[in-house]
RNA sequence: ACUGCAAGCUGCGCUAUCGUGUGAUGCUUUUGUAUCAUAAGGAAAGUCCGGACAGCAUAGAGCAACGUACCGGUUAACAGCCGGCUUCCGUGUAAAAGCGGAACGAGAAAGUGCCACAGAAAAUAACCACCGGCAACGGAAAGGGUGAAAACGUAGUGUAAGAGACUACGGGCUUUUUUGGUAACAAACUGGCGGGGUAAACCUUUCGUGCUGAAAUGCCAAAUAUACCAGUGCCUGAGGGCUGCUCGCCUGAGCUGGGUGGGUAGGCAGAUGGAGACAGGCAGUAAUGCUCGUCCCAGAUAAAUGAUAGCGGGGAUGUUUACAUCUUACAGAAUCCGGCUUACAGGCUUGCAGUUAUU
RNA sequence: GGAUCCUUAGCUCAGUUGGUUAGAGCGUCUGACUCAUAAUCAGAGGGCCGGGGGUUCAAGUCCCUCAGGAUCCA
Repeated sequence: ACUGCAAGCUGCGCUAUCGUGUGAUGCUUUUGUAUCAUAAGGAAAGUCCGGACAGCAUAGAGCAACGUACCGGUUAACAGCCGGCUUCCGUGUAAAAGCGGAACGAGAAAGUGCCACAGAAAAUAACCACCGGCAACGGAAAGGGUGAAAACGUAGUGUAAGAGACUACGGGCUUUUUUGGUAACAAACUGGCGGGGUAAACCUUUCGUGCUGAAAUGCCAAAUAUACCAGUGCCUGAGGGCUGCUCGCCUGAGCUGGGUGGGUAGGCAGAUGGAGACAGGCAGUAAUGCUCGUCCCAGAUAAAUGAUAGCGGGGAUGUUUACAUCUUACAGAAUCCGGCUUACAGGCUUGCAGUUAUU
Repeated sequence: GGAUCCUUAGCUCAGUUGGUUAGAGCGUCUGACUCAUAAUCAGAGGGCCGGGGGUUCAAGUCCCUCAGGAUCCA
């Protein structure tokens, strides 16, 4: 210098004219008009998690249902984030160490289920071969082969034949104790065990969740009319109170079905000053926290944030330097906030790896 | 704004507790029958199960994520 991977940041600029939403001020006046100010994002998206906020007993009990799942920290909260542990993968090495990445990472020795085909057998194993026996039958699990998976591996002892039946070494699981660590865990010592896999099958354990979501909710204005029929209820309680069931609590005269008609469908609050933004300092490995200073930064309601022209920047194509033509990523607020996931042309920074050249 | 569900052959749908090579009807193609067509009969072809990743010995099926579509709520 180039290439690749990962992480983070950024993500077209200026000028003129016309136009739109909101706010302030002035003038008109109830329609508007003039001036000034301000006007999309890192994801505003998906709605996958978590909260704020609101209503319902200022949220109650049991069951069910749903979710979480190594340890510690962080936070308003979380399934997020940060740090660590273990396992696996890649790289590297003689082997390690190291470096990078991933993990829905509790329990299969509580129980139930399932494990196709093949195979004797898929979890109280026995087809051929082995041993005893005339045989029936019994013993045993070493060899064969099947399969994704076959009942710890090797050597020896032992035996009729054999086998963790026993011994040594190795490996796996696990108990006590000690050391290090907040802990997960690691190392050592001691004793025990051999009963495959699957929990992104049911399930068990653990911790947690009341339900409904701004079309929540409160208020104002406007408009109101029920003929008829059937069923059911009126304190021995119908119905309602936004919960799957049972209870409990509150309310208390209507309710349900058919059927004939009538009215309204506007506005305000919620709703934008907030777990706010930017910059500095301190604590911490980090996530994050504390503190100080400055600033105010969309608020629509069928929904504004745009259009045109010129110059410049970037990219692509064409041809001879230079010019010409085309193009300018993903996408667009709707109660707000913290995360996650997904989309994204181009540019910048950092780290790692490789190649080439030079010192 | 919020909630629920679906995606399998050209079309409409099955697919059981995850299991061997995913089926059915209509349609398409070929042959037979007919003078010819239809109907009928016989046969064939057509699927990476919406995309990607994971769990598992094994995934249409289980889990995560994305895309497209449908329905409901004042």

This is a predicted complex of two RNAs, RNase P RNA and transfer RNA, with 433 nucleotides together. Rfam match: Bacterial RNase P class A. The family's RNA type in Rfam is ribozyme.